c-di-GMP-I riboswitch aptamer from a Methylococcales bacterium, 79 nucleotides, folded computationally. It was read from a public genome assembly, where an Rfam model found it. Of the family's consensus pairs, 95% are formed in the model. Model confidence (mean pLDDT): 81 of 100.
RNA sequence: UACAUUUAAAGCCAAACCUAUCGUAAGCUAGGGGCGGAAAGUUACGAAUCCAAAGUGUUUGGAAAGUCGAACUGCCGAG
Numbered sequence: 001u002a003c004a005u006u007u008a009a010a011g012c013c014a015a016a017c018c019u020a021u022c023g024u025a026a027g028c029u030a031g032g033g034g035c036g037g038a039a040a041g042u043u044a045c046g047a048a049u050c051c052a053a054a055g056u057g058u059u060u061g062g063a064a065a066g067u068c069g070a071a072c073u074g075c076c077g078a079g
Stems, first nucleotide, its partner, number of pairs: 005079001012037002017032004022027001035066001041072003045069003049063006
C1' cells in the first nucleotide's frame, strides 16, 4: 500500500406494549418505547401466515412479510 475479516468505533433500523387517527377486519400512519437485527435496505416472484365475503376444504379481494426461499442494491474497516 492492497485485499479480506470481526466480538471494535461512529452511525442505522426497530419488536412487544401504550396513546391518537383511519379501516368491517387483518392492519396502516404519527408519537413514546426497545425485544432484537450485519442487510430487520428494496421487491412481493414462490411457499407458508392473517382478515373479509361467498359460489365453502375451494374461489375472489385485501393485509403483513423481523417465517423460509428467490432477485436487486449497499456502509465502515480499529485490531